Model confidence (mean pLDDT): 81 of 100. Transfer RNA from Leucothrix pacifica, 72 nucleotides, folded computationally. Its Rfam family is "tRNA". The family's RNA type in Rfam is transfer RNA. Taxonomically the source falls in Leucothrix (Bacteria, Gammaproteobacteria, Thiotrichales, Thiotrichaceae).
[in-house]
């Protein structure tokens, strides 16, 4: 420089175009315990940016950003 892949709570990682964006860990609250540790109940956190298409986009197109990869 071309191609291609990927980007979601603090981390991992799920979402047929119509979903309350779901789980695990991780907190933070409570219960349990003489106390922690386990265990058990709850709560708070997220779609990389901007544009399109579409009744409806986290998912689908287009530019950008960031990451990784192949080839020179």
């Nucleotide at each position: 420089g071309u191609c291609c892949c990927c980007a979601u709570c603090g981390u991992c990682u799920a979402a047929c175009g119509g979903u309350u964006a779901g789980g695990a860990c991780a907190u933070c609250g409570c219960c349990c315990u003489u106390u922690c540790a386990c265990g058990g109940c709850g709560g708070u956190a997220a779609u990389c940016g901007g544009g399109g298409u579409u009744c409806g986009a986290a998912u689908c197109c287009c530019c950008g950003u960031g990451g990784g990869g192949a080839c020179a």